Overview: This is a predicted structure of a 73-nucleotide RNA (transfer RNA) from a bacterium. The sequence was found in a public genome assembly. The coordinates come from a structure-prediction model, not an experiment, and the mean pLDDT is 80.
[in-house]
RNA sequence: CCGCCCGUAGCUCAGUCGGUAGAGCAGCUCCCUUUUAAGGAGAGGGUCGAGGGUUCGAUUCCCCCCGGGCGGA
Numbered sequence: 001c002c003g004c005c006c007g008u009a010g011c012u013c014a015g016u017c018g019g020u021a022g023a024g025c026a027g028c029u030c031c032c033u034u035u036u037a038a039g040g041a042g043a044g045g046g047u048c049g050a051g052g053g054u055u056c057g058a059u060u061c062c063c064c065c066c067g068g069g070c071g072g073a
Base pairs, nucleotide, nucleotide: 001072002071003070004069005068006067007066010025011024012023013022019056028042029041030040031039049065051063052062053061
């Protein structure tokens, strides 16, 4: 320098043919228990890496950057 993959909740990850974002774990509240653990129920938590473009509408498509990984030269 070139190519490919990845970046989504505190953590690990889903979400595909564009229709407005979810799970598990963790933390919080409540129930249960003499108490803790375990178990049950609930709520919260996200500018979907940044910026721009297309579109009525973008996590998703396009461009360009940033960060990480791999390969080639």